[in-house]
Context: one part of a larger RNA
RNA sequence: UCCGACGAGUUGCCGCGGCGCGGCGAGGUUAAGGCCUCAAUGCCGGAGCCGAAGCGAAAGCGAGUCUUAAUAGGGCUAGAGUCGCGCGCGGCAGACCCGAAACCGGGUGAGCUACCCCCGGCCAGGAUGAAGCUCCGGUAACACGGAGUGGAGGUCCGGAUGCCUCAACGCUGAAAAGUUGAGCAAUGAGCCGCGGGUAGGGGUGAAAAGCCAAACGAACCCGGAUAUAGCUGGUUCUCCCCGAAAUAGUUUUAGGACUAGCCUCGGCUGAGAGUCUGACGGAGGUAGAGCACUGAAUGGGCUAGGGGGCUCACCCGCCUGCCAACCCCAAUCAAACUCCGAAUGCCGUCAGAUGUUCGCCGGGAGUCAGGCACGGUGAGAUAAGUUUCCGUGUCGCGAGGGAAACAGCCCAGACCGCCGUCUAAGGCCCCCAAGUUAUACGCUGAGUGGAAAAGGAUGUGGAGGUCCCCAGACAGCCGGGAGGUUGGCUUAGAAGCAGCCACUCCUUGAAAGAGUGCGUAACAGCUCACCGGUCGAGGGCUUCCGCGCCGAAAAUGUAACGGGGCUAAGCGUAUCGCCGAAGACGCGGGUUCAUUACAGAUUCGUUCUGUUUUGGGCGGUAGGGGAGCGUUGUGUGAGGGCAGAAUGCGUACCGCGAGGAGCGCAGGACUUCACAGAAGUGAGAAUGUCGGA
Numbered sequence: 001u002c003c004g005a006c007g008a009g010u011u012g013c014c015g016c017g018g019c020g021c022g023g024c025g026a027g028g029u030u031a032a033g034g035c036c037u038c039a040a041u042g043c044c045g046g047a048g049c050c051g052a053a054g055c056g057a058a059a060g061c062g063a064g065u066c067u068u069a070a071u072a073g074g075g076c077u078a079g080a081g082u083c084g085c086g087c088g089c090g091g092c093a094g095a096c097c098c099g100a101a102a103c104c105g106g107g108u109g110a111g112c113u114a115c116c117c118c119c120g121g122c123c124a125g126g127a128u129g130a131a132g133c134u135c136c137g138g139u140a141a142c143a144c145g146g147a148g149u150g151g152a153g154g155u156c157c158g159g160a161u162g163c164c165u166c167a168a169c170g171c172u173g174a175a176a177a178g179u180u181g182a183g184c185a186a187u188g189a190g191c192c193g194c195g196g197g198u199a200g201g202g203g204u205g206a207a208a209a210g211c212c213a214a215a216c217g218a219a220c221c222c223g224g225a226u227a228u229a230g231c232u233g234g235u236u237c238u239c240c241c242c243g244a245a246a247u248a249g250u251u252u253u254a255g256g257a258c259u260a261g262c263c264u265c266g267g268c269u270g271a272g273a274g275u276c277u278g279a280c281g282g283a284g285g286u287a288g289a290g291c292a293c294u295g296a297a298u299g300g301g302c303u304a305g306g307g308g309g310c311u312c313a314c315c316c317g318c319c320u321g322c323c324a325a326c327c328c329c330a331a332u333c334a335a336a337c338u339c340c341g342a343a344u345g346c347c348g349u350c351a352g353a354u355g356u357u358c359g360c361c362g363g364g365a366g367u368c369a370g371g372c373a374c375g376g377u378g379a380g381a382u383a384a385g386u387u388u389c390c391g392u393g394u395c396g397c398g399a400g401g402g403a404a405a406c407a408g409c410c411c412a413g414a415c416c417g418c419c420g421u422c423u424a425a426g427g428c429c430c431c432c433a434a435g436u437u438a439u440a441c442g443c444u445g446a447g448u449g450g451a452a453a454a455g456g457a458u459g460u461g462g463a464g465g466u467c468c469c470c471a472g473a474c475a476g477c478c479g480g481g482a483g484g485u486u487g488g489c490u491u492a493g494a495a496g497c498a499g500c501c502a503c504u505c506c507u508u509g510a511a512a513g514a515g516u517g518c519g520u521a522a523c524a525g526c527u528c529a530c531c532g533g534u535c536g537a538g539g540g541c542u543u544c545c546g547c548g549c550c551g552a553a554a555a556u557g558u559a560a561c562g563g564g565g566c567u568a569a570g571c572g573u574a575u576c577g578c579c580g581a582a583g584a585c586g587c588g589g590g591u592u593c594a595u596u597a598c599a600g601a602u603u604c605g606u607u608c609u610g611u612u613u614u615g616g617g618c619g620g621u622a623g624g625g626g627a628g629c630g631u632u633g634u635g636u637g638a639g640g641g642c643a644g645a646a647u648g649c650g651u652a653c654c655g656c657g658a659g660g661a662g663c664g665c666a667g668g669a670c671u672u673c674a675c676a677g678a679a680g681u682g683a684g685a686a687u688g689u690c691g692g693a
Stems, first nucleotide, its partner, number of pairs: 001693006011093006018087007027050003033044003054061002064076004096234002099231001103224006114198004119193004123188001125157003128153001132149006161185003165182005200216001202212003237628006247260005261367002263364006270358001273357001274354009288340001289338002294334003298330004303324001305323002307320004370395007378387002400411003415589004420585003426579003429564003435576001438575006449566001455550002459547010476534005482507003487501003513528001517526002590618005597611005629682001631679002634676007647666005653660002
């Protein structure tokens, strides 16, 4: 990993404004207990319970009663129940199944290990050489010195032994802690043996929460025990109808719950209910706008007040380019500003469409992590596949077509079948269905299309404005571009051109600056402005729009059109065709709801069943409702089987399906059908359990 078997809403009691069926019915029913019987069961047993009358706090009254002065109004009542069986749900129990970490009780453990007690055992060899002692020296005597002797020490080196600092190997090992090499201690707080002791909130601990029998922050075994688990996982056949929520309030509450909301099923009530569209009538203070209020805020004017300067003994006064209230002019801003003020939405009336979708009562839920997109706000950075609200849509719970691929985007809501038709989004050169590369007119030349900003640019097309121009513009070319004067100052020099000054002047003239740039040490020189000529028709500047260009660097390999490839097969406008989906239409079929008719059944209620007419519906998770299939016993009835049961294998048949036949082969002894009734009743998932491969 696979296969097989097993594997999860059960049972008892109680309950419900429950549902279905049945008995009896103003009644219904027994409980304990008793009797008969082999038993199942039947028969007694009326205590009790529910109901048949309510209202009021009560006195009390009573089909009414309470409130009240009320004969008014209002509240609550007055409509058949009860017992049993089945089903749904709830409660108490293990209560759908498996799963803790733990808690408590009683026991078992110190043959591992920790520490302690008693009795024992072990430590090759070598080194060092304490005290003491002896002798000698020495002293008044000691002290002291030397030699010898001696043999101390948590002394030294190093085996046994003990340990485990390092490395390699081992890491489905030779080994659930080792092997090899190196290392540390090795007369000591040493190592070891036999026996004994301390026990689980307890021991022991040179203390690491270490150790207490290979997992100890509280051992192990059994029991309480199916502890509890608002948590995770799992929960087994089919078809049909409907179909959510991820919100509000509250919560030691936030991944749980309760009530409401939204779903479903049953019952009841009906008004033109509800919904949609149109018209009309309303409420409102958003978008926008505005500045009339509240505030903010810019410039100017006017001018209090203040600052500064001058004057001043004081009081006055003058100036001001500084600050600035009110007022005026101009121009602004605001969620918590409004003189104003939409659209949409909301409420109502009428009309049209639809036709119970509405409402009430009751049974059953699930949901309380939502996601994205677009529009309107807040938070953030006018960040986030961010976060918080409101609205709409979609996914969730939605398949199909498009977007290359792609829950949330665009189109569109899949009952089934068809080798029929029309369309949507999106497409029509090939991959690839559709335009012999469709038609018409433009744009782009960048492979722009087929990623990007500030910014930059005689790209190119279009629409304007303005200036110059045949009295000759713009560009080029030819010529002129002078004199006072080297202006004054400054300076070594300053002559148009280092710098400073000056309303930078005057003359000649077609024109020519007290000079635009280059240049010289300073001059000179070359230019420009400006003028003439030549030429002969447009030229300069500027605004807006369309499409392009640059700006443009990333990690495996083109790799920023899905690809090929495209100059249209790119972009814009217009037009005609076509393709294109599970959409729509056509044909056939199924089912469900309503409806029409007929037949049958009937408790008689237009209730049920079958066929039929007409018209709708039939995506679906959680979840509600309905109808069925199959398995194993049981009862009753009817059958099959050695002339071959169950079972296995095969099979083109029947049923929407769960499933069910027939036949053949294998097999070799049981088994089926109908109705009823009862469940240990359906397996693919639970790191499920056991077995096998």